[in-house]
RNA sequence: GGAUGCGGCUCUGGAGAAGCCCGGCAGCGGGUACCGAAGGUGCAAGGCGGCGCGUGGGAGCGCGGCUGAAUCUCUCAGGUAAAAGGACAGAGUGGAACGG
Numbered sequence: 001g002g003a004u005g006c007g008g009c010u011c012u013g014g015a016g017a018a019g020c021c022c023g024g025c026a027g028c029g030g031g032u033a034c035c036g037a038a039g040g041u042g043c044a045a046g047g048c049g050g051c052g053c054g055u056g057g058g059a060g061c062g063c064g065g066c067u068g069a070a071u072c073u074c075u076c077a078g079g080u081a082a083a084a085g086g087a088c089a090g091a092g093u094g095g096a097a098c099g100g
Stems, first nucleotide, its partner, number of pairs: 001098001006095001008093006018032001020031004033080003039076001040074001042072001046067003051064005
């Protein structure tokens, strides 16, 4: 230098959905409905050729295979008053890989 990028910490903003039902129920356990913005799952275009099948004289082409993002998707996890948490955004702060 990297540093208007990346991740850490601090501050600020930050949505959705039953303050549901049952067990004498606070803890705890069970049930129904619902939400998507911690985390996690899935994949389109595109990409790959050291793989398979088909086709072709060959180059190659087709199908499969591998790879492949999100605030999309699923709802495993989490959540459904407030608090906490919270993707993401802004500000501040102090750094790493890497490069010279």
The RNA shown here (Glycine riboswitch aptamer) has 100 nucleotides.
It was read from a public genome assembly, where an Rfam model found it.
Its Rfam family is "Glycine riboswitch aptamer". Rfam's curators write: This family represents the bacterial glycine riboswitch.